[in-house]
Molecule: Glycine riboswitch aptamer
Organism: Elioraea sp.
RNA sequence: GUGCGGGAGAGAGCGAGGAACGGCAGCGAUGCCCGCCCUUGCCGCCGAAGGCGCAACCGGCCCCCGGAAACGCUCAGGCACAAAGGACCGCUU
Numbered sequence: 001g002u003g004c005g006g007g008a009g010a011g012a013g014c015g016a017g018g019a020a021c022g023g024c025a026g027c028g029a030u031g032c033c034c035g036c037c038c039u040u041g042c043c044g045c046c047g048a049a050g051g052c053g054c055a056a057c058c059g060g061c062c063c064c065c066g067g068a069a070a071c072g073c074u075c076a077g078g079c080a081c082a083a084a085g086g087a088c089c090g091c092u093u
Base pairs, nucleotide, nucleotide: 001093003091004090005089006088011043013042014041015040016039017038018037021035022033023032024031025030044079045078046077050075051073052072053071057067058066059065060064
């Protein structure tokens, strides 16, 4: 590294737009509404992919240099359930 299992945290936030389904009105064109889904803006927040560091700690030719965490920052990522991801742990090869 592979496979299997376990694996947390944070708004079902406020708005805009959109496809389809459903409901209502209509002769019809079409309009309206809600839930779900997707995209996006704003504010709030999380921290356990990755990234970064002003960084505990470790090392060296030692007042300089190197390495660097589950610490810090939150760029990325994530914030109902589910799915996905997931440091790390156990087993396996």